[in-house]
């Protein structure tokens, strides 16, 4: 010198995922103390739900009608097509998050790989330019456009920056 483990505590960073207070309550300490946990409250960030207005108003099917039309007629509230209308059933839909889509390939699918558009982070902002990394994950349960007053929900997890130009801005000497 470098790299991993493990214990307290510290500064940062990705995210919404924090802050004060209170009560109860665990650990470190030789103590002054320090960190932390359960639940409340109040403030902060974030998510869904939900009027007017505006927007949207798909496809199959099966039934129901003194609907409309044309053919046919045995003239009948018949039949047959085709439209409008009503039920019903069917394909679904829809939320969080950047984390999405196209194209070829192998695959029964679900999905893998390649590419090319696009999207994120990369340590004070915002931009170029170069350079590394990622495009996960989970949820509702036939439903929900927008959306004011209302209603309702989360505050977890992951991690360790330090290339360069320009600008604004901060802190520090």
């Nucleotide at each position: 010198c470098g790299u991993g483990u493990g214990c307290a505590g510290g500064c940062g960073c990705c995210u919404a995922a924090g802050g004060c207070g209170g009560u109860c309550u665990g650990g470190c300490g030789a103590g002054g103390g320090c960190c932390g946990g359960u639940c409340c409250g109040c403030c902060a960030c974030g998510g869904g739900g939900g009027a007017a207005c505006c927007a949207a108003u798909c496809g199959g099917g099966a039934u129901c009608g003194u609907g409309a039309a044309a053919c046919g007629u045995a003239c009948g509230u018949c039949g047959u097509u085709u439209c409008c209308g009503g039920u019903c059933c069917u394909g679904g839909g829809g939320g969080c998050g950047a984390a999405c889509g196209g194209c070829g390939g192998c695959g029964a699918a679900a999905g893998c790989c390649g590419u090319c558009g696009g999207g994120g982070u990369c340590a004070c902002u915002u931009u170029c330019c170069g350079g590394a990394c990622c495009c996960a994950g989970c949820c509702c349960g036939g439903c929900a456009g927008c959306u004011a007053a209302c209603c309702u929900c989360g505050u977890c997890g992951g991690c360790g920056u330090g290339g360069g130009g320009a600008a604004g801005g901060a802190c520090g000497a």